[in-house]
Context: one part of a larger RNA
RNA sequence: UUGGGCGUAAAGGGCGCGUAGGCGGCGCGGUAAGUCACUUGUGAAAUCUCCCGGCUCAACUGGGAGCUUGCAGGCGAAACUGCCGUGCUCGAGUAUGGGAGAGGUGCGUGGAAUUCCUGGUGUAGCGGUGAAAUGCGUAGAUAUCAGGAGGAACACCUGUGGCGAAAGCGGCGCACUGGACCAUAACUGACGCUGAGGCGCGAAAGCCAGGGGAGCGAAUGGGAUUAGAUACCCCAGUAGUCCUGGCCGUAAACGAUGGAUACUAGGCGUAGCGGGUAUCGACCCCUGCUGUGCCGCAGCAAACGCGAUAAGUAUCCCGCCUGAGUAGUACGGCCGCAAGGUUGAAACUC
Numbered sequence: 001u002u003g004g005g006c007g008u009a010a011a012g013g014g015c016g017c018g019u020a021g022g023c024g025g026c027g028c029g030g031u032a033a034g035u036c037a038c039u040u041g042u043g044a045a046a047u048c049u050c051c052c053g054g055c056u057c058a059a060c061u062g063g064g065a066g067c068u069u070g071c072a073g074g075c076g077a078a079a080c081u082g083c084c085g086u087g088c089u090c091g092a093g094u095a096u097g098g099g100a101g102a103g104g105u106g107c108g109u110g111g112a113a114u115u116c117c118u119g120g121u122g123u124a125g126c127g128g129u130g131a132a133a134u135g136c137g138u139a140g141a142u143a144u145c146a147g148g149a150g151g152a153a154c155a156c157c158u159g160u161g162g163c164g165a166a167a168g169c170g171g172c173g174c175a176c177u178g179g180a181c182c183a184u185a186a187c188u189g190a191c192g193c194u195g196a197g198g199c200g201c202g203a204a205a206g207c208c209a210g211g212g213g214a215g216c217g218a219a220u221g222g223g224a225u226u227a228g229a230u231a232c233c234c235c236a237g238u239a240g241u242c243c244u245g246g247c248c249g250u251a252a253a254c255g256a257u258g259g260a261u262a263c264u265a266g267g268c269g270u271a272g273c274g275g276g277u278a279u280c281g282a283c284c285c286c287u288g289c290u291g292u293g294c295c296g297c298a299g300c301a302a303a304c305g306c307g308a309u310a311a312g313u314a315u316c317c318c319g320c321c322u323g324a325g326u327a328g329u330a331c332g333g334c335c336g337c338a339a340g341g342u343u344g345a346a347a348c349u350c
Stems, first nucleotide, its partner, number of pairs: 003322004007304002012318001014201004021194003025088007033081002035077002038074005048066007091191001092188003095184004103177007110154001115149007125136002162169002206247006215241002220236004258317006266295011299306002323350003332343004
């Protein structure tokens, strides 16, 4: 609960596609459902309000009017909304020409490094820490050289840089493929915005099956520290981390800021594309659009701060909040192999 709100106080759905619904550009003609005006009928009585009257007053009561905010019929109006017809191009889309990008999927491939194996050189230590010890090493380690194996990740470039709806994406090459941007203004002619349900995507961890396993490393064992040390430090190390297929569906999934459109001083960077000036030419300089940052006027704000990438000024649509604890719990439903997820209370206490 017809109110006020949602960056940080409670509150933006993790993200997209889209159904119903809601909302919707400029002009002309028509219609008259919404809307508006007039009128008729009806809207029982009592009650209620006002006026007048009757009981000596009042309560009580009689009469009249109002009210009954509504519904239906009739006759009109045509600005706005709707509907029908017709047209327009600025919203939206298409086409053509361009360049940018860690956007996605698959296949292949490269070098550095760690580890392991084989061999050479070589000898007593190595490693580790605050200091040590466990550990490794005369069965030859560490160090160093050569060769080999395997897995994972890609130094520099790298940037307040780029791309993606979000999650996220980074060596190199090829194939397939999505989106955005700029220019032209040729084409369609409102085809649009949002989006309850629904469907899809969705980090890490976790689960199932099969592979793989270098490094790292929950658990675990050992060594230290300590009063203790189920830790922090050290030595080992399983699951996992990786791949394929299938689940899970969560997060400080954050800009803690839903999407769309329009409008509202400037200044300084940066990325992509275009125009102009200049030039032999690339730069430089001026300028348009798109993205990404910083500062700042007005305004907003409890303050912090936001400030054309708004948290300003407005409109449309969705989601959400309504004192704290109990509690994101219980119960029930749905989903899941499970872990659990989702929806989501109350008693009671303050």
This is a predicted structure of a 350-nucleotide part of an RNA (small-subunit ribosomal RNA, central domain) from an uncultured bacterium. Its Rfam family is "Bacterial small subunit ribosomal RNA". The full RNA is in RNAcentral, with records from ENA, Greengenes and SILVA.